[in-house]
This is a predicted structure of a 73-nucleotide RNA (transfer RNA) from a Pseudobdellovibrionaceae bacterium.
Its mean pLDDT, the model's own confidence on a scale to 100, is 82.
RNAcentral holds the sequence, with entries from ENA.
Its Rfam family is "tRNA". Gene Ontology term of the family: triplet codon-amino acid adaptor activity. By type it is a transfer RNA.
RNA sequence: GCCUCCUUAGCUCAGUUGGCAGAGCGUGUGACUCUUAAUCUCAAGGUCGCGGGUUCGAAACCCGCAGGAGGCU
Numbered sequence: 001g002c003c004u005c006c007u008u009a010g011c012u013c014a015g016u017u018g019g020c021a022g023a024g025c026g027u028g029u030g031a032c033u034c035u036u037a038a039u040c041u042c043a044a045g046g047u048c049g050c051g052g053g054u055u056c057g058a059a060a061c062c063c064g065c066a067g068g069a070g071g072c073u
Base pairs, nucleotide, nucleotide: 001072002071003070004069005068006067007066010025011024012023013022019056027043028042030040031039049065050064051063052062053061
């Protein structure tokens, strides 16, 4: 230098037929309990890496950039 893949909640990851952003764990709250743990309830938490484009509408399509992983030379 070239090629491929990845980037979504604090962590691990779903979501690609373009149409309300989700799960588990964690955190907080409440219930239960003499108390804790466990279990159960509810809640908070997101500019979907960044910038642009296409579209009535983009996490998902197109272009560029950044970071990470692997390969080739």